This is a predicted complex of two RNAs, RNase P RNA and transfer RNA, with 442 nucleotides together. The prediction has a mean pLDDT of 80. It holds a member of the Rfam family "Bacterial RNase P class A".

């Protein structure tokens, strides 16, 4: 230098003029003046919490999620490291990565046969028949071909009528048995056993863990209104109902009371509402995710819903044109996208840059 | 903000549970029939199931992940 890979930053900037939300101050109550004022994803709501109500959140079925393994963590189905399998020469990337030897389904077409199965070609050995080319019938096999996604160790050697882990050697792999290693997952060696057992749990289902349930239209308060209304059904300690949940149990509340359907009223305010598992420097622990100590600073709270617009200069990029190869001229773009209780997380979406580690190929020294 | 649901032929819809050839209906053409259209008969044509990856031998169908529609949901009595 090209090519690749991985991580991270960063989201144009300064000025002026008009304007918007919120807080604080002045004030001649008209308005003035200071401060602040979207993001890495604010988005999908996929996932985990806080927070609030419902027993002081109980127990049991059903149900849902989640699966290597140690660890961070308030949690997580995220994150780190590690293991094992795959992919690449490499950096380095992917894996929902228990259990198919508890049990059930299911494997379409094709195919003899698709399950501890199977014999269509075929192979061989006996009988019979022959027009000597073949043909029939019985046993045996699983080597070879054929189907297919998949037919179930592999090579050689024996061995047999022909075979065939049938027997043996070697090598794959599994299951036991032993020894070493690591917290583990795992991983190394040695012996043993012809044990070679088809796939599919993102099928039922087993195994393990872990989930009550609903969501700031949660929940509280205060103010206004009314036909405080009709009609049905259930009931008052022999108890309807009702606790925002599929069912049961168990608690608790429960009487001019519950429930449904029609019908009527407002369509206002406060509060929760942003200081929080907060940011930001430094020192320490740990490969790391992250933890602890210490200083430092407050950083949006709208509610039809504020955070913009318009102009100048600059700066990055594209394309044309001048054209001394450096810069000028004109044009055109600056992306996704936008708070709505908050907070970790995944995932998507994204113009044009910049910055570090690293691999591999080529040159030069 | 929060809560569900549906995307399959030009247009309404089966099929997904329980993975094995994508189907009906109007509508399109084309032939009949009719003087001629209509209606009616008969024949054909038209899809990669919103979209992307993953599981499996095989995916409309199972799983994640994204794209567009569409319902709901205020308090008080």
């Nucleotide at each position: 230098g090209a090519a690749g890979c991985c991580g991270g930053c960063a989201a144009g900037g300064u000025g002026g003029u008009c304007g918007c939300u919120u807080g604080c101050c002045c004030c001649u109550c008209g308005g003035g003046g200071c401060a602040a004022g979207a993001g890495g994803a604010a988005a999908g709501u996929c996932c985990g919490g806080a927070c609030u109500g419902c027993a002081c959140a109980g127990g049991g079925c059903a149900g849902g999620a989640u699966g290597g393994c140690u660890g961070c963590u308030a949690a997580c189905g995220g994150c780190a490291g590690c293991c094992g399998g795959g992919g690449g020469u490499g950096a380095c990337c992917c894996c929902a990565g228990g259990g198919a030897a508890a049990g059930u389904g299911c494997c379409a077409c094709a195919g003899a046969g698709a399950g501890g199965a199977g014999a269509c070609c075929g192979g061989c050995c006996c009988c019979c028949c022959u027009u000597c080319g073949g043909g029939g019938g019985g046993a045996c096999c699983a080597a070879g071909g054929g189907u297919g996604a998949a037919a179930g160790g592999g090579u050689g050697c024996g061995g047999u009528a022909a075979g065939a882990g049938c027997g043996c050697a070697c090598c794959a792999g599994u299951g036991c048995c032993g020894g070493g290693g690591g917290u583990g997952a795992c991983c190394c060696c040695g012996g043993u056993a012809g044990c070679u057992c088809g796939g599919u749990a993102a099928a039922c289902c087993c195994c393990a863990u872990c989930c009550g349930c609903a969501g700031c239209a949660a929940g509280a308060c205060c103010c206004a209104a009314u036909a405080g209304g009709a009609c049905g059904g259930c009931g008052u300690u022999c108890g309807a109902g009702g606790g925002u949940g599929g069912c049961c149990c168990g608690c608790c509340c429960g009487a001019u009371g519950c429930c449904g359907u029609c019908g009527g009223g407002u369509u206002g305010g406060u509060c929760g509402c942003u200081c929080g598992a907060g940011c930001c420097c430094g020192c320490g622990g740990g490969c790391g995710a992250c933890c602890g100590c210490g200083g430092g600073c407050c950083u949006a709270g709208a509610u039809g819903a504020a955070u913009g617009a318009c102009c100048a200069c600059c700066c990055c990029c594209c394309g044309c044109c001048c054209c001394c190869c450096g810069g000028g001229g004109c044009g055109g773009g600056g992306a996704c996208a936008g708070a709505a209780u908050c907070c970790g997380g995944c995932u998507u979406a994204c113009c044009a840059g910049c910055c570090g580690a690293c691999u591999u190929c080529g040159g030069c020294a | 903000c929060g809560g569900g649901g549906c995307g399959u032929a030009g247009c309404g819809c089966a099929g997904u549970u329980u993975g094995g050839u994508a189907g009906c209906g109007c509508a399109c053409a084309c032939g009949g029939u009719u003087c001629g259209g209509g209606a009616c008969c008969g024949u054909g044509g038209g899809g990669u199931c919103g979209a992307a990856g993953g599981u499996u031998c095989a995916a409309a169908u199972c799983c994640u992940u994204u794209c567009g529609c569409c319902c709901c949901g205020a308090c008080c009595a």